[in-house]
This record gives sequence, structure tokens and C1' cells, in this order.
RNA sequence: GCCCCGGUAGCUUAGUGGUAUAGCGUACGGCUGUUAACCGUAAGAUCAGGGGUUCGAAUCCCCUCUGGGGCG
Repeated sequence: GCCCCGGUAGCUUAGUGGUAUAGCGUACGGCUGUUAACCGUAAGAUCAGGGGUUCGAAUCCCCUCUGGGGCG
């Protein structure tokens, strides 16, 4: 220098054009003599950043940043 894969909640992640999922964790409640476990509810994500296409973009296109791998 070129090519490929990745970046979504505190962490791990699903989501291939139409209101962004779940688990763990957190808060509250239930249960229990108490704690843990278990059950329920809730909060929590400018989808790495910018621009473009589209009625509509995490998703498609371009540039940039960043992590990993390959080739020279």
C1' cells in the first nucleotide's frame, strides 16, 4: 500500500429497507423468618463519526476513525 471481517444498552449480543431484540447486570416489587435462588415490572442504545440514496436507513452507497486477520 491492497483485500477481508468487526464497531448496536454497563458487558455479551440479535436484527440484510418499515415502531432496535435478548441474556447478564442495575432499580423496584413478589416469594422467604432473613439472605441467596426463583418470579414479575421498569429504566437503559445519537446503532463508531460525517455525508448521500429513499416516503422511510443499524441495514444500501461514499469518505473518515478504530479493533482483528490476510497478501505484498
Transfer RNA from a Candidatus Woesearchaeota archaeon, 72 nucleotides, folded computationally. Its Rfam family is "tRNA". The family's RNA type in Rfam is transfer RNA. The RNAcentral record of the sequence draws on ENA. NCBI's taxonomy places the organism under Archaea, Nanobdellati, Candidatus Woesearchaeota.